[in-house]
Parts: sequence; C1' cells; structure tokens
RNA sequence: AAACGAAAAGGCAAACCGUCCAAAAGGCCGGGGCGCAAAGCCACGGGUCUAAGGUUCUAAAGGGGAACUACGACCGCCGGGCUGCCGAAC
Repeated sequence: AAACGAAAAGGCAAACCGUCCAAAAGGCCGGGGCGCAAAGCCACGGGUCUAAGGUUCUAAAGGGGAACUACGACCGCCGGGCUGCCGAAC
C1' cells in the first nucleotide's frame, strides 16, 4: 500500500411519528433506531418509483377516463467512478 472486518472511539440513520416543501415519486428539519465499514460523494450504465407537463385514444358537458412518456426522484437495489476513520485475525 492492497485486501480483510475483531475491538474501541467517533459517524450515519430504515420503518414509524410531527412540522414544512412538492402534482406525485420524494425531499428538509426534529423525534426515533432497523440496520450500515463507505448507509461519504457523483444519476455515469442497468434497475425501480412517480406522471405535473406532453402525445395518442376514448368519453361527451362530466371539465372525466385509459395508454405511453423524465426533462422529476431513489446512491439504504446492482455495477462503475472519486474520496476516506481505526487496526485484532488472515
């Protein structure tokens, strides 16, 4: 240094609850703590979620319904890139 993951210190924080933002997915903050050695960062490839707007179809006065669509979202889904604390065993 790489690989690996025992311990200690410190760190992060799922579900759920409350406030706020958003059309929604989801996000901020506070509580909470299932878990996490990259659960730090980057939507780059795949994947997943949403469908305001758009397109098409349908319906026919109801301002409706259906399908498709990301330029929206998730890095705590997988892969990739960048950075990084500690040091038992191997």
Predicted 3D model of a 90-nucleotide RNA (c-di-GMP-I-GGC riboswitch aptamer) from Acetomicrobium hydrogeniformans.
Lineage of the source: Bacteria > Synergistia > Synergistales > Acetomicrobiaceae > Acetomicrobium.
Its Rfam family is "c-di-GMP-I-GGC riboswitch aptamer". Its Rfam clan is "c-di-GMP_I riboswitch clan".
The model forms 94% of the base pairs in the Rfam consensus.